[in-house]
Molecule: transfer RNA
Organism: Solirubrobacterales bacterium
RNA sequence: GGGGCCAUAGCUCAGCUGGCAGAGCGCGGCGUUUGCAACGCCGAGGUCGCCGGUUCGAUCCCGGCUGGCUCCA
Numbered sequence: 001g002g003g004g005c006c007a008u009a010g011c012u013c014a015g016c017u018g019g020c021a022g023a024g025c026g027c028g029g030c031g032u033u034u035g036c037a038a039c040g041c042c043g044a045g046g047u048c049g050c051c052g053g054u055u056c057g058a059u060c061c062c063g064g065c066u067g068g069c070u071c072c073a
Base pairs, nucleotide, nucleotide: 001072002071003070004069005068006067007066010025011024012023013022019056027043028042029041030040031039049065050064051063052062053061
């Protein structure tokens, strides 16, 4: 210098062909217990990395940028 993959909740990751943003763990409350753990119920938490474009509508499609991993030279 060139190619590929990845970026979504505090962490690990889903999201099928564009139409409501989700799971597990963690966190908070309640119940059960003498207490803890475990379990059950409820809840909070997101400018979907950034900037543009297409579209009635973008996490999703297109371009650029930033960061990470990797391959080639």